Transfer RNA from Allobosea sp. CRIB-10, 82 nucleotides, folded computationally. The prediction has a mean pLDDT of 81. Rfam family: tRNA. About the family: Transfer RNA (tRNA) molecules are approximately 80 nucleotides in length. It is annotated as a transfer RNA. RNAcentral holds the sequence, with entries from ENA.

């Protein structure tokens, strides 16, 4: 060159036939517990916004009422051939 799979919060990893993105785990932060730490328990825990909200699945288009899923294309990675 050509084929093929992956790419989602800090990180791991879910999301069915296109129908509420981020469940669930880890880590972190508050707070009970406890001299203290640890273990256990509660609650937060992506991004801008005072706030209502908005907007967020590697980047850009498209289809579609509705796209994390389908189409293109294009960046990384990784497998295969030559």
């Nucleotide at each position: 060159g050509c084929g093929g799979g992956c790419g989602u919060g800090g990180c791991g990893g879910a999301a069915c036939u296109g129908g509420u993105a981020g469940a669930c785990g880890c880590a972190g932060c508050g707070g009970a517990u406890u001299u203290a730490g640890g273990u256990u328990c509660c609650g937060c825990c992506g991004a801008c916004g005072u706030g209502a909200g908005u907007c967020g699945u590697g980047g850009g288009g498209g289809u579609u009422c509705g796209a994390g899923u389908c189409c293109c294309u294009u960046c990384g990675c990784c497998c295969g051939c030559a």